[in-house]
This is a predicted structure of a 334-nucleotide part of an RNA (large-subunit ribosomal RNA, domain IV) from Pogoniopsis schenckii. Its Rfam family is "Bacterial large subunit ribosomal RNA". A reference for the family is Yusupov et al. (2001), "Crystal structure of the ribosome at 5.5 A resolution", Science. Its mean pLDDT, the model's own confidence on a scale to 100, is 81.
Context: one part of a larger RNA
This record gives sequence, structure tokens and C1' cells, in this order.
RNA sequence: CUCUCUCUAAGGAACUCGGCAAAAUAACCUCGUAACUUCGGGAUAAGAGGUAUCUGUUAUAAUAAUAGAUCUAAGUAAUUAUAUCCGGACGACUGUUUAUCAAAAACACAAGUUUUCGCAAAAUUGUAAGAUCAUGUAUGAAAGCUGACGCCUGCCCGGUGCUGAGAAGUAAAAGAAAUUUAUGAUCUUAUUAUAGAGAGUAGUAAAUAACUUAAACCUCGGUUAACGGCGGCCGUAACUAUGACGGUCCUAAGGUAGCGAAAUUCCUUGUCGGGUAAGUUCCGACCCGCACGAAAGGCGUAACGAUCCGGGUACUGUCUCAGAGAGAGACUCG
Repeated sequence: CUCUCUCUAAGGAACUCGGCAAAAUAACCUCGUAACUUCGGGAUAAGAGGUAUCUGUUAUAAUAAUAGAUCUAAGUAAUUAUAUCCGGACGACUGUUUAUCAAAAACACAAGUUUUCGCAAAAUUGUAAGAUCAUGUAUGAAAGCUGACGCCUGCCCGGUGCUGAGAAGUAAAAGAAAUUUAUGAUCUUAUUAUAGAGAGUAGUAAAUAACUUAAACCUCGGUUAACGGCGGCCGUAACUAUGACGGUCCUAAGGUAGCGAAAUUCCUUGUCGGGUAAGUUCCGACCCGCACGAAAGGCGUAACGAUCCGGGUACUGUCUCAGAGAGAGACUCG
């Protein structure tokens, strides 16, 4: 010097990103206990006090063991045992998670809501037989979103999706009247006969093809707790400022309630107030919201949290500022 511990004058967070670490609290009994609240809680809230005395015996330096008595609400342990209070954010809660850097505000959750499905169910899986769903049957099963509870959940169906209906139009394979071409039993003609010349029916083959024709496109509706979206410009009141009011353009409709410098605010350490001697954080307000907003839910919310942020009390070697000690290393010698 390093590690693990013990103690420390005065001060007591001045340390530091931050009370990280350490200290402190701690058992039992009595008294006492606030805001708020979903009336269950909060609560071991907080806080205050107490946990003893006497006698005999045995051993002893102190003291301990043992037997008994008194009184009491209780008559711990000391190798052990919540620190606590206030304000805010997020998530209701218990729970789950990145085995091996993340335990959380992420996931789940009860609950809400939408969609699909009538059973040989939908959904999933397999080429198939079949299997799961389910030895279940709509108070069920599957899929999506939100996420206790309270108050609520505004406007837009133009686009994209889903869904219902449908006159015209577009429209595949397939079928197909017909037409054309080829071939063609056959027929005509000529010749002594053959070869030749001509017509080309039925049939066969090919090409073209009127017409028939599903979903779909298309057309008309519905649907947002479906994917999603939710405006500009100009003027205006008897100081000024502001603009209840008016005009105009565009749109499917122009953001309602509530909240708001927020886990969202760039400018920004916004402005005002509180807390401090001093506060880029924090709390309460304001509202030109760069770029909140209503189940990708909005705003509240008791209880809960090894969550995150700010403050107080207690406490302390975190620090002022170091010191002493124990053990283990390091180092030296053997």
C1' cells in the first nucleotide's frame, strides 16, 4: 500500500450524478395515531413511555445458576429483529420477463369492447387419411384492441379495408350457331381406254367466331372500441392590447370534454408563485400545445411498488481530514 472488519474529538451530507456505502431503527407491553379512502384500509401510521423488585441455597473477585415470594399490561434477545415522514410521475393490484450487463413505466391480469363461428363449427395443422379445438356446443370456442375502479369516450365513411345489395358496362376457362380453308366417299364432262378437265354434297380436320357465362372490377348503401384523419387567410370593441363578432377560400370532417413547458415544449434555465442564503431538478399555476387529446383510450384515483423524481427528521468517517486498532495479503528473513 491492497482487502475484510472495529472505534473515533468537533461538525453532521459540507461528500456525490445521486445519502452510493455505512450508521440508525428493530422483540414484547401500554398509551396514542392525521390527511385521504373504493369505508376494507391508510396503520406496527406518526409519536410517547415501560419491560422490575425482594429472599434463601450453591459457587464467585465482580457475578452467575437454582428455588421461591411480591407486584404487573409486559418481566425478549443481544450469534436476532421495519428507519421514518411529505409531495409528484408511471403502472390499479398479487404475478411474469431479457438462464449469462436491463425486473421496469415493459408483459400478463380481472374487466370493457369488436369480429368470426350452428357443429362434419370457425380457427390452426397435414399432400392426404387425419389431428388440435373438444369427449367442448354461443353463459361456448377462436382472433384483435383496450387494461381494476370512477367520470367519460366528441366530429369525419372522401381514401384504404370489411360488409350488404345490384340495372347497365368490362370480364376467364368452357360451350357454341355460323363463316372460311383443306381434304373428300360422290357427281359432271371428254376419250376406244387410261391419263386429263370441272363441280365439290355428306363426313373429317384446322382457323376465325356471333352468342351463353362465375367471382371480380364497377355502381349504390352501411361500418371507426376497422386502418386512419380531425385547416388557412383577412378585418373588427370609445387609450393600448385582445378579439366575443364578421368576411373569404378549401375540406370527408376541421380537435369537442378533459389535460397541458408534460416520460410529449424546439425556442427554454419560458413567465409568475413556493421551497433554499443561493434551485437548469422539484411542486403549484399560466397557455401562441415547434409537435396532447379521448379504448395505438382522455382525465382522475384509495391501496400496492427491491420502479423513477424532489424535499424533511433521525443517523452517521460520505465528507471537512484524517487517525488508531484486529485479521488476511503484499514485502523481508528463515